[in-house]
RNA sequence: AACUCAUCAAGACCAGCUGAGGGAUAGGCCCGUUGACGCUGGGGCAACCGCUGAAAAGCCUGACCGGCUUUUGAGAAAGGUGCCAAUUCCUGCGGGAGGUUUCUCCCGAGAGAUGAGUC
Numbered sequence: 001a002a003c004u005c006a007u008c009a010a011g012a013c014c015a016g017c018u019g020a021g022g023g024a025u026a027g028g029c030c031c032g033u034u035g036a037c038g039c040u041g042g043g044g045c046a047a048c049c050g051c052u053g054a055a056a057a058g059c060c061u062g063a064c065c066g067g068c069u070u071u072u073g074a075g076a077a078a079g080g081u082g083c084c085a086a087u088u089c090c091u092g093c094g095g096g097a098g099g100u101u102u103c104u105c106c107c108g109a110g111a112g113a114u115g116a117g118u119c
Base pairs, nucleotide, nucleotide: 002118003117004116005115006114007113008112013042014041015040016039017038021031022030023029025092026091027090028089043084044083045082048080049079051075052074054072055071056070057069058068059067060066088111093108094107095106096105097104098103
């Protein structure tokens, strides 16, 4: 890099450094010399993996105990990640509802992000 699965309406900011662009892409809209973006330090949010314990099912056993796997819901936040403007900021492609001059809303796809796994 590719593929698979899950989630994406909630939540969480200060200081120092730097100095002009940034919000993936295009359009819109927004953030930004009252210093954004980024980097560093500290703090925080959340609970994907991992951890603790419970229930159910399946498998191992002649059976029990026990072990393993899966699922569900709970807890904590030491560990591995992640995140801390705006719903993934909104839209883009398809379908639908309302409204009627181009506006609002809903569903799905695609793209993207993050995690876990596979090769």
Molecule: SAM riboswitch aptamer (S box leader)
Organism: Parvularcula sp.